[in-house]
This record gives sequence, C1' cells and structure tokens, in this order.
RNA sequence: AAUUGUCACGGCGAUGGAGUUCGCCAUAACCGCCCUCACAGGCUGAUAACUCCUAAACUUCG
Repeated sequence: AAUUGUCACGGCGAUGGAGUUCGCCAUAACCGCCCUCACAGGCUGAUAACUCCUAAACUUCG
C1' cells in the first nucleotide's frame, strides 16, 4: 500500500410520519415506467412488504 474478514455505530430500499419484518451498503447501497438519436410527449404509486396516521384524488350519505 492492496485485498479479505470480524465487531461497533450508522446509512439505503422513486413523494411525509410511526411500528414490525426482510434485503442491501461502507469512496457505496439509492436516485420509477413508456417513447425518442436527442429534445419533446405520456403514465402508476405516499409501503421493499404488512398495518396505522397525515396529505391529495374519486364516489356515496348526512
């Protein structure tokens, strides 16, 4: 100096918060889809998964 491993503490999983579980990362994990050479244009979802709350949207009733 390089590589690998272990431990501790953390970080991340396309738009907010919480709990549980899972997965990933350590000069990284992660940063949605369709179409186009590019530009332009179009579309879904507040979850990685489940549950709850909040925001937005639609329908019905009072």